[in-house]
Context: one part of a larger RNA
RNA sequence: CCAUUGUUAAGGAACUCUGCAAAAUUGCCUCGUAACUUCGGGAGAAGAGGCGCCUACGCAAGUAGGUCACAGAAAAGAGGCCCAAGCAACUGUUUACCAAAAACACAGGUCUCUGCGAAAUCGAAAGAUGACGUAUAGGGGCUGACGCCUGCCCAGUGCUGGAAGGUCAAGGGGAAAUGUUAGCGCAAGCGAAGCAUAGAACUUAAGCCCCAGUGAACGGCGGCCGUAACUAUAACGGUCCUAAGGUAGCGAAAUUCCUUGUCGGGUAAGUUCCGACCCGCACGAAUGGCGUAAUGAUUUGGGCGCUGUCUCAACAGUGGACCCG
Repeated sequence: CCAUUGUUAAGGAACUCUGCAAAAUUGCCUCGUAACUUCGGGAGAAGAGGCGCCUACGCAAGUAGGUCACAGAAAAGAGGCCCAAGCAACUGUUUACCAAAAACACAGGUCUCUGCGAAAUCGAAAGAUGACGUAUAGGGGCUGACGCCUGCCCAGUGCUGGAAGGUCAAGGGGAAAUGUUAGCGCAAGCGAAGCAUAGAACUUAAGCCCCAGUGAACGGCGGCCGUAACUAUAACGGUCCUAAGGUAGCGAAAUUCCUUGUCGGGUAAGUUCCGACCCGCACGAAUGGCGUAAUGAUUUGGGCGCUGUCUCAACAGUGGACCCG
């Protein structure tokens, strides 16, 4: 010096991205226990006291008295706690070997397909799964306990339904035309039938165009100008555009660029945090919105206790390193 362990005056987070690490708490009994709450919880909340041995009494629990030690749950082993906020309801699951989470799942909600030889899936097929099930069943999509709710737009895209018209394949159909030539004609030429080439009208499904419906389908949810008897602001008016112009709720937010926004709280001092405001660069309603008790090796801010994290380092032990063999 490296690893590891123990102890430490005074202070006690001043350390640091962060109390990371360590310390502290820890058992049993008694008392006591808040907000909030889905009335189950929260809760071991928090907090306070007791604990050995001997004697007497007592069935015991225990009560009274005595007594020893620095120390009686005598060693080891054995919750730190509180306040506030974000996210996710919860128990679970996950990147075997850098991520355990706010991601996935979840019960619940909703849409959609499926009438049974079901839909869907595997398979050239047979066959199988679905299911020895039958719409209170099965498949798929989205959302994600619970509470209060879930606004407007069907113009585009998708899906569903419709069938009048337009378009439209093969097939059916077979007109005109062309080649050939019996025949006719002085010639130029015309030219039946047949054979061959060729193929118009007409007929004809789905689809598309078209007409409707549909958002817990993919998705979308405006601009400019003016106006009130201080000023400011604009309930109000005008105008342009749109399929319709963002409702409730929330909001500098896991979303706010400007931004350390402004005000308040907490600190002696706070780019973080909490409560408000709303000027939302660029929240917003099952790509769910807003709340929410409980839960969390979750994230953020604060406090009490506690400490070598630090002021600032010291001493001691063990194993290496190092030296000799």
The prediction has a mean pLDDT of 88. Large-subunit ribosomal RNA, domain IV from a mouse gut metagenome, 325 nucleotides, folded computationally. The RNAcentral record of the full RNA draws on SILVA. Its Rfam family is "Bacterial large subunit ribosomal RNA". Gene Ontology terms of the family: structural constituent of ribosome and ribosome.